RNA sequence: GGGGCGUUAGCUCAAUUGGGAGAGCACCGCCUUUGCAAGGCGGGGGUUGUCGGUUCGAAUCCGAUACGCUCCA
Numbered sequence: 001g002g003g004g005c006g007u008u009a010g011c012u013c014a015a016u017u018g019g020g021a022g023a024g025c026a027c028c029g030c031c032u033u034u035g036c037a038a039g040g041c042g043g044g045g046g047u048u049g050u051c052g053g054u055u056c057g058a059a060u061c062c063g064a065u066a067c068g069c070u071c072c073a
Base pairs, nucleotide, nucleotide: 001072002071003070004069005068006067007066010025011024012023013022019056027043028042029041030040031039049065050064051063052062053061
């Protein structure tokens, strides 16, 4: 330098044909307990890496770019 894959909540990851952004764990509150843990109920938390484009509508399609992994040179 070139090819491939990946980037979504604090962490690990989903999201079906382009149409309501979600789960588990973690965090906060309440219940329960003498207390802790476990359990139950509820809640907060998002620039979908970044910029631009297409579209009525983009995590999803297109272009550029950053970072990580990997292959080739």
This is a predicted structure of a 73-nucleotide RNA (transfer RNA) from a Phycisphaeraceae bacterium. The coordinates come from a structure-prediction model, not an experiment, and the mean pLDDT is 80. Its Rfam family is "tRNA". From the family's description: Transfer RNA (tRNA) molecules are approximately 80 nucleotides in length.